A computed fold for a 72-nucleotide RNA from Monodon monoceros, annotated as transfer RNA. The source organism's lineage runs through Eukaryota, Bilateria, Deuterostomia, Odontoceti and Monodon. The sequence is in RNAcentral, with records from Rfam.
[in-house]
RNA sequence: GGGGGUGUAGCUCAGUGGUAGAGCACACGCUCCGCAUGCAUGAGGCCCUGGGUUCAAUUUCCAGCACCCCCA
Numbered sequence: 001g002g003g004g005g006u007g008u009a010g011c012u013c014a015g016u017g018g019u020a021g022a023g024c025a026c027a028c029g030c031u032c033c034g035c036a037u038g039c040a041u042g043a044g045g046c047c048c049u050g051g052g053u054u055c056a057a058u059u060u061c062c063a064g065c066a067c068c069c070c071c072a
Base pairs, nucleotide, nucleotide: 001071002070003069004068005067006066007065010024011023012022013021018055026042027041029039030038048064049063050062051061052060
């Protein structure tokens, strides 16, 4: 220098054109003498940034940024 991939909750990851979920973690309650386990509830994300298309974009298109892989 060229090509490809990833970017969503504190962490690991789903997801689909109609304002988003799981597991773990966290908070509270119950259970227990207490802890752990178990059960129930809850908080937590303007979906990397900026534009375009669309009635509507996390999803599609373009550019950029960060990281990873391959080629040179």
Rfam family: tRNA. Rfam classes the family as a transfer RNA. Its mean pLDDT, the model's own confidence on a scale to 100, is 83.